[in-house]
RNA sequence: UAGAGGCGUGUCUAGGGUUCCGUUGCAGGGCAUUUCCUGCAGGUCUGGUCCGAGAGGCACAGGUGAUCGAUGACUUUCCAUCCUCACUCCACGGCGGGAUAAAAGCCCGGGAGAU
Numbered sequence: 001u002a003g004a005g006g007c008g009u010g011u012c013u014a015g016g017g018u019u020c021c022g023u024u025g026c027a028g029g030g031c032a033u034u035u036c037c038u039g040c041a042g043g044u045c046u047g048g049u050c051c052g053a054g055a056g057g058c059a060c061a062g063g064u065g066a067u068c069g070a071u072g073a074c075u076u077u078c079c080a081u082c083c084u085c086a087c088u089c090c091a092c093g094g095c096g097g098g099a100u101a102a103a104a105g106c107c108c109g110g111g112a113g114a115u
Stems, first nucleotide, its partner, number of pairs: 008060005015051002020048002022045001023042008062088005069082004090110001092113001096108003
């Protein structure tokens, strides 16, 4: 200097906004009455649905290595599969843009940059 690999999925959470539900306020209408319907506004409305982490949790998968044994192939060594066990490290990070109803620790992005 160049190349390859390390970056999987599900679920939960931090977090996020406001399409839907609910809720609050205002206005109108009905019911013989403290409730129902409609419209508008509010996410600086705790919530339910929803979105949701490379650097968060858990689980599964994948990968690498190793011993005994089994099976297959094989002239032998070697090789492949299965069982079991171990490992799967580290990670500071904008501005800006994008999607969705809208936003975000989502995506651009293990990016730019820093060390």

This is a predicted structure of a 115-nucleotide RNA (Guanidine-I riboswitch aptamer) from an Actinomycetes bacterium. Rfam family: Guanidine-I riboswitch aptamer. Rfam links the family to the GO term regulation of gene expression. Lineage of the source: Bacteria > Bacillati > Actinomycetota > Actinomycetes. Of the family's consensus pairs, 96% are formed in the model. The sequence was found by an Rfam model in a public genome assembly.